Large-subunit ribosomal RNA, domain II from Candidatus Microsaccharimonas sp., 683 nucleotides, folded computationally. RNAcentral holds the full RNA, with entries from ENA.

Context: one part of a larger RNA
């Protein structure tokens, strides 16, 4: 990890409600007893026939009240009951498996902990305490030096104990071991053996350590199928319809309960939704500034307040605030204004239940993205909370290269039928190398911003042009003057001043720049004259251009590969393109209708998770029945073929088996197996 068996909503009362039957204003018996193959018998009891009131109680009424008001329940409209089967609740283990725990009773100190009792065990080696002797000393003591002695929780080190440290080992030699090397080794020392302390407890030189490979409370068997708002598993089919992740309330948030959302009965019979028309109320987008607030320019006067002058009156003010008046703003929490939608009525029209209504079962209460509106947040998020919508969810099919939520479209079954959506249409790849006009050169298309820029393509104003523009080109660009001041200097060109003037002229600034210390010099506005037809500028807009660095390998079109496209924009015709329309065939539901009462036509349907409601398959026992099969081969089992829409099914065909089994009507159920780190065996 496979395979075979086993493996989970049951079953008792007790209640509802459906559905059948019996009986019916009445339905039923129970415990029992007779009596024996399922009968009688027994009426206690229950339920219903009357309600109301806490109750006494009254009573087609009651009850509340002072009440003959008013209000609450009820009559006026009578169906109930008993079995049986099915749905549901409820009390029980209640649809299975799983707890860690809690309590009772016992059994454990052969491990270990601690103490008791009697025993044993420590190779050798070192040191050399008091004591105690001689000598020396001392008034005497002390003191010393030399032996004698042998103490020590002494010293080094084996047995023994122990285990700091590091290598192996890790399904191991071993459920705590080996190697190396280290501690203690006369002791608080180490061990034999007997005993003695028990789980609400025992010991403990104290780690919650240890109490028989368990120990923050041993094991063992019992209460006991403890409880589990967890978690996983929960077995055959085929057919209708088909949600929900939301609201109040909850020691309540991954859980209830009631609403709402599904379904099945049954009832209702122009409802509901749709369009149109009319009459409604809003204060939202937007608009505005009267109001509340903010806020900007210009003017005017007035009034208050600083401030100055003055005794004062009173006058001044390049100070502040209010207020007017004109321009022109901003706002969820500003409105003298105000739409589309929405929403609430009525009438029409259209709709055959999609509405309501009662009663039976539900699930559901962890939602996701999308777009549009708006709060939070960074106008940050595959964020987060609202609200409309849609799609996932419960949705397969076709496009989006792959891609739950995007675009197209809802899958009953078949067919090498037809036509179309989105998206396409050189090749991979089904379908146009289609047609017309344009743009693009960047492989832009095939990622991004501010912000550069005589790329280009259109369109717009406008200037200046045959009286000759614009650009080359040849020539002119002067005089007063070195304007005037400042200044070492300042001549058109550091730097201030000026009606920056005049004069000659075709034209020439008291000078556009470069330049010199200052001059000089080059230029340039302006002109002339040579050329000949267009030339400058602004400002809109289509496309392209830079701005552009990342990490394994192109690698920011799906690939190839595209340039008068196969790219961009505008128009057209064509084809392709889906489990979408059609078209033939079948199936099946529900409505109608009809009749040959099981068929037929009409019409409308048949994606499904949680759920609900229908029909049905087969297993295994039991009744009848078939005068049923069966050694001329039952069951089982292995292989074809056949039949059914499926579960399956065949009294079809062959192989194996070797003794019981089936149809068909009915009952009961230990009734269907892939999954529970299920269970038991086997490979």
């Nucleotide at each position: 990890u496979c395979c075979a068996g086993c493996g989970a909503g049951u079953u008792a009362a007790u209640u509802u409600c459906g559905u059948g039957c019996g009986c019916a204003a009445g339905g039923u018996u129970a415990a029992g007893u007779c009596a024996a193959g399922u009968g009688a018998c027994g009426g206690a009891g229950c339920c219903a026939c009357a309600g109301u009131g806490a109750a006494a109680g009254c009573g087609a009424g009651c009850c509340u009240g002072a009440a003959u008001a008013g209000g609450g329940c009820g009559a006026u409209u009578u169906a109930g009951u008993g079995c049986a089967c099915g749905g549901g609740a409820u009390u029980a283990g209640a649809c299975c498996c799983g707890a860690a725990a809690c309590c009772g009773g016992g059994u454990g100190a052969c491990c270990u902990a601690a103490c008791c009792a009697u025993g044993a065990g420590c190779a050798g080696g070192u040191u050399g305490a008091a004591g105690c002797g001689a000598c020396a000393g001392u008034a005497a003591c002390a003191u010393g030096u030399c032996g004698u002695g042998a103490a020590g929780g002494a010293c080094c080190g084996a047995a023994c104990c122990g285990u700091a440290g590091u290598c192996c080992g890790c399904a191991g030699c071993a459920a705590a071991g080996g190697g190396c090397c280290c501690g203690g080794a006369u002791g608080a020392c180490u061990u034999g053996u007997g005993g003695u302390u028990a789980g609400a407890g025992g010991u403990g030189a104290a780690a919650u350590g240890c109490c028989a490979a368990u120990c923050g409370a041993a094991c063992u068997c019992g209460g006991a199928g403890a409880u589990a708002g967890c978690u996983g598993g929960u077995u055959c089919u085929c057919c209708u319809c088909g949600a929900a992740a939301u609201a109040g309330c909850u020691u309540u948030a991954g859980g209830g309960c009631u609403a709402g959302c599904g379904u099945c009965a049954u009832g209702u019979g122009g409802u509901a939704a749709c369009a149109g028309u009319c009459g409604g109320g809003g204060g939202u987008a937007g608009a505005g500034c009267u109001c509340u607030g903010u806020a900007a320019a210009g003017g005017a006067c007035u009034g208050g307040g600083g401030g100055g002058a003055g005794c004062a009156a009173u006058c001044c003010u390049a100070c502040c605030c209010a207020c007017c008046c004109u321009u022109a703003a901003c706002a969820a929490a500003c409105u003298a204004c105000g739409a589309a939608u929405a929403c609430c009525g009525a009438c029409u029209g259209c709709g055959g239940a999609a509405u309501c209504a009662u009663g039976g079962c539900a699930g559901u209460u962890a939602g996701a993205a999308c777009g549009u509106c708006g709060g939070g947040g960074c106008u940050a998020a595959g964020c987060u909370c609202g609200a409309c919508g849609c799609u996932c969810g419960a949705a397969a099919g076709g496009g989006a290269a792959a891609c739950a939520g995007c675009c197209c479209a809802g899958a009953c079954c078949a067919u090498c039928g037809u036509c179309u959506a989105a998206g396409g249409u050189c090749c991979c790849u089904a379908a146009a190398u289609u047609a017309a006009c344009a743009c693009u050169c960047a492989g832009u298309g095939g990622g991004a911003a501010a912000c550069a820029a005589g790329g280009u393509g259109a369109g717009a104003u406008u200037u200046c042009u045959u009286a000759a523009a614009c650009a080359g080109c040849u020539a002119g660009g002067a005089u007063g003057u070195u304007g005037g001041c400042u200044u070492a200097g300042a001549a058109g060109c550091a730097g201030c001043c000026a009606u920056u003037c005049a004069u000659u002229u075709a034209a020439a600034g008291a000078g556009u720049g470069c330049g010199u210390a200052a001059c000089a010099g080059c230029u340039c506005a302006c002109u002339a004259g040579u050329c000949a037809a267009g030339a400058g500028a602004u400002c809109u807009u289509g496309c392209g251009u830079g701005g552009a660095a990342a990490a394994u390998g192109u690698a920011a079109c799906g690939g190839g590969g595209c340039u008068a496209a196969a790219g961009u924009g505008u128009u057209a015709u064509a084809c392709c393109g889906a489990a979408g329309a059609c078209a033939u065939g079948g199936a099946u539901u529900u409505a109608c209708a009809a009749u040959u009462u099981a068929u037929u036509g009409u019409a409308a349907g048949u994606g499904g998770u949680a759920g609900a409601g229908g029909a049905g398959c087969g297993u295994u026992c039991c009744u009848a029945u078939c005068a049923g099969c069966a050694g001329u081969g039952a069951a089982g089992u292995c292989a074809g073929a056949c039949c059914g829409u499926a579960a399956g099914g065949u009294a079809c065909u062959g192989g194996u088996g070797g003794a019981g089994c089936g149809g068909u009507a009915g009952g009961a159920a230990g009734u269907g197996a892939g999954a529970a780190u299920g269970c038991u065996g086997g490979a």
Its Rfam family is "Bacterial large subunit ribosomal RNA".